[in-house]
Molecule: Purine riboswitch aptamer
Organism: Clostridium gasigenes
RNA sequence: AAAGUAACGAAAGACACCAUCCAUAUAAUUUCGACAAUACGGGUCGAGAGUUUCUACAAGAAGCCUUAAACUUCUGAGCUAUGGGUGAAUCCAAAGUUACU
Numbered sequence: 001a002a003a004g005u006a007a008c009g010a011a012a013g014a015c016a017c018c019a020u021c022c023a024u025a026u027a028a029u030u031u032c033g034a035c036a037a038u039a040c041g042g043g044u045c046g047a048g049a050g051u052u053u054c055u056a057c058a059a060g061a062a063g064c065c066u067u068a069a070a071c072u073u074c075u076g077a078g079c080u081a082u083g084g085g086u087g088a089a090u091c092c093a094a095a096g097u098u099a100c101u
Base pairs, nucleotide, nucleotide: 003101004100005099006098007097008096013091014090018087019086020085021084022083023082024081025080026056029049030048031047032046033045034044035043041065042064050057059075060074061073062072063071
């Protein structure tokens, strides 16, 4: 110096499963119909609209309505779809280092 074996090493790449964060969608919004309750009540069911969008469209609090047929406001925040970031895992594995032959 070269080759081989073994150990260490783990850059780069792949994967798109998992976690998390961000963005977009949607305001957890709204229309209509039928039936129902009445201050211990304000509901149930169905059909739509809303999203380049599948799903979801609920909970709580306060007010208001003097017995009628109609609700109003606020609060925190969830699920889902798509895209992006980060992390971990997994696969593959270069350089390099060490030992031996």